[in-house]
RNA sequence: GCCCCCCUAGCUCAACGGGCAGAGCACCGGGCUUUUAACCCGGCGGACCGGGUUCGAGACCUGGGGGGGGCACCA
Numbered sequence: 001g002c003c004c005c006c007c008u009a010g011c012u013c014a015a016c017g018g019g020c021a022g023a024g025c026a027c028c029g030g031g032c033u034u035u036u037a038a039c040c041c042g043g044c045g046g047a048c049c050g051g052g053u054u055c056g057a058g059a060c061c062u063g064g065g066g067g068g069g070g071c072a073c074c075a
Stems, first nucleotide, its partner, number of pairs: 001071007010025004019055001027043005048064005
C1' cells in the first nucleotide's frame, strides 16, 4: 500500500425481510440476613462520527475514525 470482517447500555453479546432496541453481568434503591456475601423485587442506562436513500434506517449507500485478520513491499 491492497483486500476482508467487526463497532448496539459501563462490560460481554442478541434481535430483524427497513416498521416500538433486548438479555446477562455491573451500578443505584429496597427486601431478606446480627453483618457481609448469596438470593428476591424494582430502577438507571443506547446505536463510533458526518452525509445520503426512504413515509420510516441500528440495519441499505457513502466519507471519516477505531479494532482484528490476510496479502504485498521490506534495497